[in-house]
Molecule: transfer RNA
Organism: Chloroflexota bacterium
Order: sequence, then C1' cells, then structure tokens
RNA sequence: GGCGUUAUAGCUCAGCGGCAGAGCGGGGGAUUCAUAAGCCCUAGGUCACUAGUUCAAAUCUAGUUAACGCCA
Repeated sequence: GGCGUUAUAGCUCAGCGGCAGAGCGGGGGAUUCAUAAGCCCUAGGUCACUAGUUCAAAUCUAGUUAACGCCA
C1' cells in the first nucleotide's frame, strides 16, 4: 500500500428499513433474627464519526477513525 471482518448500556452480545433489547453487573423493595440464594420493581444509549438515499436508517450507500486478520 491492497483486501476483508468488527465498532450497539459498565461488561458479553442480539437486533438485516417502521417505538433500541437480553443476560450479567448497578440501585430499590419484599422475605429473614441476620446474611446468601431465589422473587418483584427500576435507572442506564447522540447505535464509533461525517455526509448521502428514503415518508422513515443501528440497519442501505460513500468517506473517515480505531481494533483484528490476510496479501504485497
């Protein structure tokens, strides 16, 4: 330098055009003499960035950045 994969909650990851989700973790409640486990409730996101297409974009297109891999 060329090509490819990935970027979504604190962590691990779903979501393939129509209200952004799960598990774990965090906070609260109830229970218990008390703790743990289990149960109930709850907070937390400019979906890496910029532009484009569309009535509508996390999702499609182009570019940029970062990580990883292959080739030279």